[in-house]
The RNA shown here (transfer RNA) has 72 nucleotides and comes from a Pseudomonadota bacterium. Taxonomically the source falls in Pseudomonadota (Bacteria, Pseudomonadati). The prediction has a mean pLDDT of 83. It matches the Rfam family "tRNA". Its family is annotated with triplet codon-amino acid adaptor activity in the Gene Ontology. The same sequence occurs in records of 2 taxa. The RNAcentral record of the sequence draws on ENA and MGnify.
RNA sequence: CCCCCGGUAGUUUAGCGGCUAGAACGCCCGCCUUACCAGCGGGAGAUACGGGUUCAAAACCCGUCCGGGGGA
Numbered sequence: 001c002c003c004c005c006g007g008u009a010g011u012u013u014a015g016c017g018g019c020u021a022g023a024a025c026g027c028c029c030g031c032c033u034u035a036c037c038a039g040c041g042g043g044a045g046a047u048a049c050g051g052g053u054u055c056a057a058a059a060c061c062c063g064u065c066c067g068g069g070g071g072a
Base pairs, nucleotide, nucleotide: 001071002070003069004068005067006066007065010025011024012023013022018055027043028042029041030040031039048064049063050062051061052060
């Protein structure tokens, strides 16, 4: 320098162009317990950034940044 894959809660991740953006672990509150753990109920918390296409973008296109792999 070129090519490919990826970037979504604190972490690991799911997501046919039409979602209130889902889950697990973690965190907070409550119940239970003498108490802790476990269990049960509830809650907060996320689309890397900038443009474009579209009635509508996490998703499609372009660029940038970051991570991984391959080639020279």